RNA sequence: CCGCGCUAAGCGGGGAGCUCGCCGUGCCCUGUACCCGCAACCGGCGAUAGCGGGGCUGAAUUCCUGCUUGCGGCGGUUUCGUUCGGUGACGGGCUUGUUGGGGCGGUGAAGAAGGUCGGGUCCUGCGCGGUGGCACAGGGUCAACCCGCCAGGCCCGGAAGGGAGCAACGGUUCGCCCUCCCUGCCAGGCGCCGCAGGGGUGCCCGGCCGGAGUCGUUCUGACAGGUUCCGACCGGACGGGAGCGUCAACGGUGGGUGCGCGG
Numbered sequence: 001c002c003g004c005g006c007u008a009a010g011c012g013g014g015g016a017g018c019u020c021g022c023c024g025u026g027c028c029c030u031g032u033a034c035c036c037g038c039a040a041c042c043g044g045c046g047a048u049a050g051c052g053g054g055g056c057u058g059a060a061u062u063c064c065u066g067c068u069u070g071c072g073g074c075g076g077u078u079u080c081g082u083u084c085g086g087u088g089a090c091g092g093g094c095u096u097g098u099u100g101g102g103g104c105g106g107u108g109a110a111g112a113a114g115g116u117c118g119g120g121u122c123c124u125g126c127g128c129g130g131u132g133g134c135a136c137a138g139g140g141u142c143a144a145c146c147c148g149c150c151a152g153g154c155c156c157g158g159a160a161g162g163g164a165g166c167a168a169c170g171g172u173u174c175g176c177c178c179u180c181c182c183u184g185c186c187a188g189g190c191g192c193c194g195c196a197g198g199g200g201u202g203c204c205c206g207g208c209c210g211g212a213g214u215c216g217u218u219c220u221g222a223c224a225g226g227u228u229c230c231g232a233c234c235g236g237a238c239g240g241g242a243g244c245g246u247c248a249a250c251g252g253u254g255g256g257u258g259c260g261c262g263g
Stems, first nucleotide, its partner, number of pairs: 001263006009057003012030004020046005034054005063256006072247004077242011090231003093227015114209008122198006128191002131187005137179005146171003154163003
């Protein structure tokens, strides 16, 4: 150096998560890599850290290892945006009260502000008046079946005479119409009406005290408060960017790797 047979080893790896820790199942990345059984209210183990069974390759393109590359994940930091919660110390906005000043316009010694008293407006009850209705009263009209008187006609009678009674006429009832000074009852979208009581300080009117300002509007300040609309500050969540740390697949490059037999 060659051949044969073995052995170590390999037949995927990694991240987060889970876990005291490790590996796996599930998720994700890488990218193609033997098969079967087990497993998230988990499965199997202990720094020699999946277990059990079967198969293939086998000392090198494949195993081990240094360096490199950096898919992807994870953890801080910082910044921006969105959103949620909180604070009210601060700035702005808005707003409330008190107060200072300026402009304009009213009002005021024919008496302002303020104070006090009374009245009105409001409510309740009673009354008066007015209006309307009804009643009462007066007038008119009004009946085949009410009254009176009853032509004609009818009935009784020998007659004298007597009787009932329709219409017309007259009267009257119910009803209808008109009037209704006064009287009685009732009603209410009536009243510059009266009396009594209540209520009230918003508005109006008046008396008294008072003795010089006061009211409206607008501008500009001060102080005290409120709000949380904007800013601000604090915290949480999510997303984007930057940068740091950490693990790290695929890949690149260098090094290393056993035993037996025969030639």
Bacterial large signal recognition particle RNA from an Armatimonadota bacterium, 263 nucleotides, folded computationally. The same sequence occurs in records of 4 taxa. The RNAcentral record of the sequence draws on ENA. It matches the Rfam family "Bacterial large signal recognition particle RNA". By type it is a non-coding RNA gene. Its family is annotated with SRP-dependent cotranslational protein targeting to membrane, signal sequence recognition and signal recognition particle, plasma membrane targeting in the Gene Ontology.